[in-house]
């Protein structure tokens, strides 16, 4: 460089509920806490679900949302083979 592991370290993210606020809604910010997490870092790129809105026999379409659902791309830490 690269792959693998996650036994130590160094830290690092924050589930769920609580309170605030913001959206028409999924939800999202800020705060406490601490379910978990090797990438629980980044993109909403593909699925996938979910929210509005329209058509409509039935499908469907347009707009969004969730990256801690799934994949894929990029990037980064420390031991040890």
């Nucleotide at each position: 460089u690269g792959u693998u592991u996650u036994u130590a370290a160094u830290g690092c993210c924050a589930a769920a509920c609580g309170u605030g606020g913001u959206g028409u809604g999924a939800g999202c910010c800020a705060u406490g806490u601490a379910c978990g997490g090797a990438a629980a870092g980044c993109u909403a790129c593909g699925g996938a679900u979910c929210u509005u809105u329209a058509a409509c026999u039935a499908u469907u379409a347009a707009a969004g949302a969730u990256u801690g659902c799934c994949g894929a791309a990029c990037c980064g830490c420390a031991a040890a083979a």
The RNA shown here (c-di-GMP-I riboswitch aptamer) has 81 nucleotides and comes from Methylophaga sp.
It was read from a public genome assembly, where an Rfam model found it.
Of the family's consensus pairs, 100% are formed in the model.